[in-house]
Molecule: transfer RNA
Organism: Candidatus Nanoarchaeia archaeon
RNA sequence: GGGCUUGUGGUCUAGUGGCUAUGACAGCGCCCUUACAAGGCGUUGAUCGCAGGUUCGAAUCCUGCCAAGCCCA
Repeated sequence: GGGCUUGUGGUCUAGUGGCUAUGACAGCGCCCUUACAAGGCGUUGAUCGCAGGUUCGAAUCCUGCCAAGCCCA
């Protein structure tokens, strides 16, 4: 230098054009317990790596850039 894959709450993750972006763990509150753990109920938190484009509508499609990984030279 070229090619490919990935980037979504604190962490992991679902979502491949259309309802308020899904679930688990973690956090917070309450219940339960003499107490702790476990369990139950509720709740906070991401506008989806950045910028632009296509579209009535983009996490999703296209372009450029950034970061990580793999391969080739």